Transfer RNA from Verrucomicrobia bacterium LW23, 73 nucleotides, folded computationally.
Taxonomically the source falls in Verrucomicrobiota (Bacteria, Pseudomonadati).
Rfam family: tRNA. Its family is annotated with triplet codon-amino acid adaptor activity in the Gene Ontology. The family's RNA type in Rfam is transfer RNA.

[in-house]
RNA sequence: GGGCCCAUAGCUCAAUGGUUAGAGCAGAGCACUCAUAAUGCUUUGGUUGCAGGUUCGAAUCCUGCUGGGCCCA
Numbered sequence: 001g002g003g004c005c006c007a008u009a010g011c012u013c014a015a016u017g018g019u020u021a022g023a024g025c026a027g028a029g030c031a032c033u034c035a036u037a038a039u040g041c042u043u044u045g046g047u048u049g050c051a052g053g054u055u056c057g058a059a060u061c062c063u064g065c066u067g068g069g070c071c072c073a
């Protein structure tokens, strides 16, 4: 330098172009316990990497950029 893939909550990951983007873990509160752990209930947490485009409608499709990974040279 070229090709391919990935980027969604603090972490790991879901989400057919169509209602308000969810789950587990983590965090907070409560219950339970002498207490802790475990367990149960409730709950907080999102610029879907950035900027544009297509569309009635975009996490999803297209383009560029940024970052990361793999391969080739």
Stems, first nucleotide, its partner, number of pairs: 001072007010025004018056001027043005049065005